[in-house]
RNA sequence: GGGCGGGAGAGAGCGGUCGGGCUCGGCAGCGAUGCCGGUGCGACCGCCGCCGAAGGCGCAACCGGCCCCCGGAAACGCUCAGGCAACCAGGACCGCUU
Numbered sequence: 001g002g003g004c005g006g007g008a009g010a011g012a013g014c015g016g017u018c019g020g021g022c023u024c025g026g027c028a029g030c031g032a033u034g035c036c037g038g039u040g041c042g043a044c045c046g047c048c049g050c051c052g053a054a055g056g057c058g059c060a061a062c063c064g065g066c067c068c069c070c071g072g073a074a075a076c077g078c079u080c081a082g083g084c085a086a087c088c089a090g091g092a093c094c095g096c097u098u
Stems, first nucleotide, its partner, number of pairs: 001098006011048001013047007023038006049084003055080001056078003062072004
């Protein structure tokens, strides 16, 4: 490094755009169907709040050295990235295995 298992935290936030599905309502139509609105679902964008266990960074505990300088550096700190219902995915670290 690989495989298997375990594995936390934080708004189902607000608004907008797009998509298509089912369903409800309204209008038009002989009908097929079309238009508008609502709703939850998905994606994206913006705003505020928040998390911290990929990664990153540090003003940093601690360790080391040729020692008032230099080097290394955490699960500490910062939150750029990432993440914030469940599911899925990710996931430091731990256990087993190779």

Glycine riboswitch aptamer from a soil metagenome, 98 nucleotides, folded computationally.
The sequence is in RNAcentral, with records from MGnify.
It matches the Rfam family "Glycine riboswitch aptamer". About the family: This family represents the bacterial glycine riboswitch.